[in-house]
A computed fold for a 349-nucleotide part of an RNA from a soil metagenome, annotated as large-subunit ribosomal RNA, domain IV.
Context: one part of a larger RNA
RNA sequence: CCCCCGCUAAGGAACUCGGCAAAUUGGCCCCGUAACUUCGGGAGAAGGGGCACCUCGUGUAGCGUGAAGGGGCUUGCCCCCGGAGCGUGAGGGGGUCGCAGAGAGCAGGCCCAGGCGACUGUUUACCAAAAACACCGGUCCCUGCCAACGCGAUUGAGCGCGGACGCAUAGGGGCUGAGACCUGCCCAGUGCCGGAAGGUUAAGGGGAGAGGUGCGAGCCUUGAGCCGAAGCCCCGGUAAACGGCGGCCGUAACUAUAACGGUCCUAAGGUAGCGAAAUUCCUUGUCGGGUAAGUUCCGACCCGCACGAAAGGUAGAACGAUCUGGGCGCUGUCUCAGCGGGGGACCCG
Numbered sequence: 001c002c003c004c005c006g007c008u009a010a011g012g013a014a015c016u017c018g019g020c021a022a023a024u025u026g027g028c029c030c031c032g033u034a035a036c037u038u039c040g041g042g043a044g045a046a047g048g049g050g051c052a053c054c055u056c057g058u059g060u061a062g063c064g065u066g067a068a069g070g071g072g073c074u075u076g077c078c079c080c081c082g083g084a085g086c087g088u089g090a091g092g093g094g095g096u097c098g099c100a101g102a103g104a105g106c107a108g109g110c111c112c113a114g115g116c117g118a119c120u121g122u123u124u125a126c127c128a129a130a131a132a133c134a135c136c137g138g139u140c141c142c143u144g145c146c147a148a149c150g151c152g153a154u155u156g157a158g159c160g161c162g163g164a165c166g167c168a169u170a171g172g173g174g175c176u177g178a179g180a181c182c183u184g185c186c187c188a189g190u191g192c193c194g195g196a197a198g199g200u201u202a203a204g205g206g207g208a209g210a211g212g213u214g215c216g217a218g219c220c221u222u223g224a225g226c227c228g229a230a231g232c233c234c235c236g237g238u239a240a241a242c243g244g245c246g247g248c249c250g251u252a253a254c255u256a257u258a259a260c261g262g263u264c265c266u267a268a269g270g271u272a273g274c275g276a277a278a279u280u281c282c283u284u285g286u287c288g289g290g291u292a293a294g295u296u297c298c299g300a301c302c303c304g305c306a307c308g309a310a311a312g313g314u315a316g317a318a319c320g321a322u323c324u325g326g327g328c329g330c331u332g333u334c335u336c337a338g339c340g341g342g343g344g345a346c347c348c349g
Stems, first nucleotide, its partner, number of pairs: 001344008010335002014333001019330001027051005036041001038178001052096005062088004069081004073076001097101001109328007116320002121133002137176007149162004180314003184245003189242002191238005198233003204227002209222005246264005273307001274304001285301005
């Protein structure tokens, strides 16, 4: 000097990205417990007090259960009295000892505000346990059963298995993610669904006609109109389908602002709610709060670079080894270091 452990004057987070680590708290009984809330909870909230041993009546008082026996009659699995037995089991007074009575060990620190996710769960075996995944619930689409869908065979001609010994209150797929209040506008584009008309259209069907050849019958080549599916065009529907949800200019008797007007464009121009946010570049926005001092935090404002409604919006009790800010308590984290125990490193033998 290193590792593990114990103690420490005064101070008590001044440490640090951050109270990381450590310390505090800790059991049982009694008292007592707020906001908020989905009325369950929050709650072990918080915050107080008691605790050993001896003794006075001690397995006592009390509490629960309730046999025998007795009584009553409207007779019954009836009612009343009765208290055995069994179970449970304090509290109070007085006294004794120690620094200390949950005497060691074991054994929650607590509170406030906010973000995210409802919750219990799941996960990166070996850097991540989370606001990620899942979830109950919601919604859309597919599937009529040899189902849809999935797996495995087969190069043949249609097989096996799962789904399911299920049958649309079922099964499969997508998105969303408890419950509460809600979920606006756009179908022009893309997708999907529906359309016995029309347009286009392949093989094929048809053959008007044309060319070659032949004396000719014929043969060869070519071939228009016309009839020909699905698809596409076309018509319509559909956004909890993919997605999208404007610009410029002017205007009120101080200014400022613009309820109002004009104009251009669009399929339609972002409703409710939220908003410097896990989203805000400018930005440490501005104001307020907290601090002596606050790029973080909380409450507001709204000029939203670039929130917004199931890639859900907003609020929200409970829950969380979650993330952020604050406070009390407590401490060797620190001021600032010291001592001690155990084990190393190192030196000598």
The RNAcentral record of the full RNA draws on MGnify.